[in-house]
Model confidence (mean pLDDT): 82 of 100. Predicted 3D model of a 146-nucleotide RNA (c-di-AMP riboswitch aptamer (ydaO/yuaA leader)) from Streptomyces sanyensis. NCBI's taxonomy places the organism under Bacteria, Actinomycetota, Actinomycetes, Kitasatosporales, Streptomyces. The sequence is in RNAcentral, with records from MGnify.
RNA sequence: CGCCGAAUCCCGCAAGGGAACCGGGGAACCACCACUUGGGGUGAAUCAGCCAACUUCGGCCGCACGCACAUCGGCGGCAGAGGGCGGCCGUAGGAGACCUUCCUGCUCCGAACCCGUCAGCUAACCCGGUAGGCGAGAAGGAAGGA
Numbered sequence: 001c002g003c004c005g006a007a008u009c010c011c012g013c014a015a016g017g018g019a020a021c022c023g024g025g026g027a028a029c030c031a032c033c034a035c036u037u038g039g040g041g042u043g044a045a046u047c048a049g050c051c052a053a054c055u056u057c058g059g060c061c062g063c064a065c066g067c068a069c070a071u072c073g074g075c076g077g078c079a080g081a082g083g084g085c086g087g088c089c090g091u092a093g094g095a096g097a098c099c100u101u102c103c104u105g106c107u108c109c110g111a112a113c114c115c116g117u118c119a120g121c122u123a124a125c126c127c128g129g130u131a132g133g134c135g136a137g138a139a140g141g142a143a144g145g146a
Stems, first nucleotide, its partner, number of pairs: 001135004008019004020130006030120001038118001039115004047090001049088003054083004059078005065073002093109004098145007
């Protein structure tokens, strides 16, 4: 000087307060007949396919195991159904230097967290947040602004 993001500004010695921006709860009307297959929120971060540590369920077969027996348990094998740490590859969607919109490209992101059985929308009203992390190749064209 800029970028992602609501995450900035002002007052105050401080504690704290205000403005602005952002988020949640919350009628009527409308909507939904869902609610253990729990449900919901912030966010662009959803939805698939493949590999897969590990694991659950019952079935069949076998055993020299469980003080003796055993239809029970255990161990091993076979096929089946399900879950799945982590990885690969896509994708809804999102970001990128005066601002907005459109077109064409390129480079990236496509996470993480929270509530706690509970919340549709929602006027009045109520309750919160103002963090954190980044960087120099800053693409070109059109229209309108500044």